[in-house]
This is a predicted structure of a 73-nucleotide RNA (transfer RNA) from Ruminococcus sp. Its Rfam family is "tRNA". The family's RNA type in Rfam is transfer RNA. It was read from a public genome assembly. The prediction has a mean pLDDT of 81.
RNA sequence: GGCAGAGUAGAACAGCGGCGAGUUCGCAAGGCCCAUAACCUUGAUGUCGUGGGUUCGAGUCCCACCUCUGCAA
Numbered sequence: 001g002g003c004a005g006a007g008u009a010g011a012a013c014a015g016c017g018g019c020g021a022g023u024u025c026g027c028a029a030g031g032c033c034c035a036u037a038a039c040c041u042u043g044a045u046g047u048c049g050u051g052g053g054u055u056c057g058a059g060u061c062c063c064a065c066c067u068c069u070g071c072a073a
Stems, first nucleotide, its partner, number of pairs: 002071006010025004018056001027043005049065005
């Protein structure tokens, strides 16, 4: 270099073109407790890899590029 897959919150992952972008863990605050853990409640955090395009509307479709993983040689 060729082919395929992946890139979404601190981590692991969901997410039929029509959402206010979500789940678990983690984090913070409060409750409970003599206290810690567990448990309960609430909260914060996302330029959806980058740049274009299609569309009334894109995390989702198309193109290019970047990074990672695999396959063949």